The RNA shown here (TPP riboswitch aptamer (THI element)) has 106 nucleotides and comes from a Pseudomonadota bacterium. Its mean pLDDT, the model's own confidence on a scale to 100, is 80. NCBI's taxonomy places the organism under Bacteria, Pseudomonadati, Pseudomonadota. Its Rfam family is "TPP riboswitch aptamer (THI element)". Rfam links the family to the GO term thiamine pyrophosphate binding.

RNA sequence: UGCGCUUCCCCGGGGAGCCAUGCGGCUGAGAGGCAGGCGUUGCGGCCUGCGACCCGUCGAACCUGAACCCGUUAGCACGGGCGGAGGGAGGGGUUGCCGCAUGACG
Numbered sequence: 001u002g003c004g005c006u007u008c009c010c011c012g013g014g015g016a017g018c019c020a021u022g023c024g025g026c027u028g029a030g031a032g033g034c035a036g037g038c039g040u041u042g043c044g045g046c047c048u049g050c051g052a053c054c055c056g057u058c059g060a061a062c063c064u065g066a067a068c069c070c071g072u073u074a075g076c077a078c079g080g081g082c083g084g085a086g087g088g089a090g091g092g093g094u095u096g097c098c099g100c101a102u103g104a105c106g
Stems, first nucleotide, its partner, number of pairs: 001101004005096001007093004011056004017026003033050006062087003068081004
């Protein structure tokens, strides 16, 4: 000096299931917490913004295939497959007794 990792800043992506109902319970990082609006007789519901959480190319966060297939469960969840599948959201820095490479000098 370059690259990588890391860290910081800013920016961006994403989901919200099952248990008839849910005051309650389950799995999970997270299962819709707050505000506003729409709608309903009312509730459920829908939209927008914010918040929590997860994820950003070394990308199974999340979406599609998929009302998928096998096992399993009360069901979701879970294990395996699909899956080397197709998509998927990044820029910057003055961070570090970091790693690798290279150069100069002694």